[in-house]
C1' cells in the first nucleotide's frame, strides 16, 4: 500500500436502530472512638472526527484521524 480489530463517564468494558449503562474510581451521608470494609444517595458523556441513509444513529453506509494486529 491492501486486509483485519478496536475507539462509549477518571479507568476497564457492555450495549448493534427509539431510555446512553455496568463494575472500579471520586463526592455525600450513615455506621465506627477513629480508618477501612459494609450500606444508601449524588455528580461526572460532543458515543473519535466529517457527511450520507432514516421518522429516529452509539448502531447501518462513506471518507478522514488516532491505536493494535497480519501480507507485500
Nucleotide at each position: 500500500g491492501c486486509c483485519c480489530c478496536g475507539g462509549u463517564g477518571g479507568c476497564u468494558c457492555a450495549g448493534u436502530g427509539g431510555g446512553a449503562g455496568a463494575g472500579c474510581g471520586g463526592c455525600u451521608g450513615a455506621c465506627u472512638u477513629g480508618u477501612a470494609a459494609u450500606c444508601a444517595g449524588c455528580a461526572g458523556g460532543u458515543c473519535g472526527c466529517g457527511a450520507g441513509u432514516u421518522c429516529g444513529a452509539u448502531u447501518c453506509u462513506c471518507g478522514c484521524c488516532c491505536g493494535g494486529g497480519g501480507c507485500u
Transfer RNA from a Candidatus Altiarchaeota archaeon, 72 nucleotides, folded computationally. It was read from a public genome assembly. Its Rfam family is "tRNA". From the family's description: Transfer RNA (tRNA) molecules are approximately 80 nucleotides in length.